About this RNA: Large-subunit ribosomal RNA, domain IV from Lecanora strobilina, 355 nucleotides, folded computationally. Model confidence (mean pLDDT): 83 of 100. Its Rfam family is "Bacterial large subunit ribosomal RNA". Its family is annotated with ribosome and structural constituent of ribosome in the Gene Ontology.
Context: one part of a larger RNA
RNA sequence: CAAUCAUUAAGGAACUCGGCAAAUUGACUCUCGUAACUUCGGGAUAAGGUGGGCCAUUCUUCUGGAUUAAUAUUAACGGAGGAAUAGGAGGCAUAGAAUGGUGUUGUACGACUGUUUAAUUAAAACAAAGCACGCUGCAAAGAAAUAAAUUCGAAGUAUUGAGUGUGAUCUCUGCCCGAUGGUAGAUGGUUAUCGGAUUUGCUUAGUUGACUAAUACAGGCUAGGUUUUGAAGGAACCCCUGCUCAAUGGCGGCCUUACAGAUGAGGGCCCUAAGGUAGCGGAAUACCCUGGCCGUUGAAUGCGGUCUUGCAUGAAUGAUGUAACGAUACAACAGCUGUCUCAAUGAUUGGCUCG
Numbered sequence: 001c002a003a004u005c006a007u008u009a010a011g012g013a014a015c016u017c018g019g020c021a022a023a024u025u026g027a028c029u030c031u032c033g034u035a036a037c038u039u040c041g042g043g044a045u046a047a048g049g050u051g052g053g054c055c056a057u058u059c060u061u062c063u064g065g066a067u068u069a070a071u072a073u074u075a076a077c078g079g080a081g082g083a084a085u086a087g088g089a090g091g092c093a094u095a096g097a098a099u100g101g102u103g104u105u106g107u108a109c110g111a112c113u114g115u116u117u118a119a120u121u122a123a124a125a126c127a128a129a130g131c132a133c134g135c136u137g138c139a140a141a142g143a144a145a146u147a148a149a150u151u152c153g154a155a156g157u158a159u160u161g162a163g164u165g166u167g168a169u170c171u172c173u174g175c176c177c178g179a180u181g182g183u184a185g186a187u188g189g190u191u192a193u194c195g196g197a198u199u200u201g202c203u204u205a206g207u208u209g210a211c212u213a214a215u216a217c218a219g220g221c222u223a224g225g226u227u228u229u230g231a232a233g234g235a236a237c238c239c240c241u242g243c244u245c246a247a248u249g250g251c252g253g254c255c256u257u258a259c260a261g262a263u264g265a266g267g268g269c270c271c272u273a274a275g276g277u278a279g280c281g282g283a284a285u286a287c288c289c290u291g292g293c294c295g296u297u298g299a300a301u302g303c304g305g306u307c308u309u310g311c312a313u314g315a316a317u318g319a320u321g322u323a324a325c326g327a328u329a330c331a332a333c334a335g336c337u338g339u340c341u342c343a344a345u346g347a348u349u350g351g352c353u354c355g
Stems, first nucleotide, its partner, number of pairs: 001350008010341002014339001019336001028051001030049001032048001037042001039168001054088002057084008065074002102334007109326002114126002130166004135161001142152003171319002174251003179248002181244005188239002194233001201226008252270005279313001280310001291307006
């Protein structure tokens, strides 16, 4: 000097991002006492208090023995316990060691128990019961595999099975189908492969053949080959017509107005598929901004309450509350303390110096 412990005057969070760490509390007992709130179960060991070992005294339970004919009885025969009390002694200390909750209040989030990043994140994330939606009639939907067979679903049958969203309970869940999807329909439009009507050129064989002597040859015809064009017809999708938002999603602007001023119930215009309803609101969402006011403090970018014109809240991408719960986050109070003012001493281990 470092690590691990122990103690500390006065103060008691002044430390610090933050009471991190440490300290406080502690087990048991009692006819002690226990609030708001609540889903009536809880909250609750709430909080807050009492007591303790030994000796003596008193009461009492069970029981062995003795006694009695049997109960009764039993200080002068015992054993095992329990309790009460203004008594007593000793000690620094009587739960004498070890083990062994700090408590309270408010807010946010998540209902809860549970799960998770083995080795930096345990949470407000995941899950969850509950709620809702559409699919699935059995050779089911869905899934694995694939050219398939086959298997799971299921030795199940719509109160089934698989999928998606939300996330206990309570109170609720508004408007919009124009866009994107889904679904249903149908007479119409468009249309792929197909279909081949039609059509162009070249060529093989035969035949005919003007002009010609000719088996040469312009051209034509017949039967093939090849090649170019590609009419009518014709499915789904799409166009079309409905429905559907607990499907993906979206939910305005300007001007004016009530006997001071302010506000704007009301009015006008434009646009839209519809213009944000109930709620909540400087929020885990608020830029301006450390918003204004109140409380908390001596002092508050904190926290709680309230207002609210919300840059850019909002209803199962769920909204608002909520008892219980939480190694969750934030703020406050009581107690407590070497966290600090401000450091000191001691012990053990290691290091260092000397030997």
The organism belongs to Lecanora, within Eukaryota. RNAcentral holds the full RNA, with entries from ENA. A source record names the gene rrnL.